[in-house]
């Protein structure tokens, strides 16, 4: 250099064929419980879906480009 895959919450990851509010677990915060703490319980907050452009009535999803990471190859 070429090819393939990945990038979504603090972390690990879902999100089929574009369509009604972008989700789960853990972590965090609060509540309740307890003499107190932890666990279990209830609730909450937390997102420029890597970046930019395009297609579309509508894009995390499709297309082009850029960046980062991993693998393969010369």
């Nucleotide at each position: 250099g070429g090819c393939u895959g990945a990038g979504u919450a603090g972390c690990u990851c879902a999100g089929g064929u574009g369509g009604u509010u972008a989700g789960a677990g853990c972590a965090c915060c609060a509540g309740a419980u307890u003499c107190a703490u932890a666990a279990a319980c209830u609730g909450g907050a937390g997102g420029u879906c890597a970046c930019a452009g395009g297609u579309u009535c509508a894009a995390a999803u499709c297309c082009c480009g850029u960046c980062u990471c991993a693998g393969c190859u010369a």
Transfer RNA from a Candidatus Nomurabacteria bacterium, 74 nucleotides, folded computationally. The organism belongs to Candidatus Nomuraibacteriota, within Bacteria. The sequence was found in a public genome assembly. Rfam family: tRNA. The family's RNA type in Rfam is transfer RNA.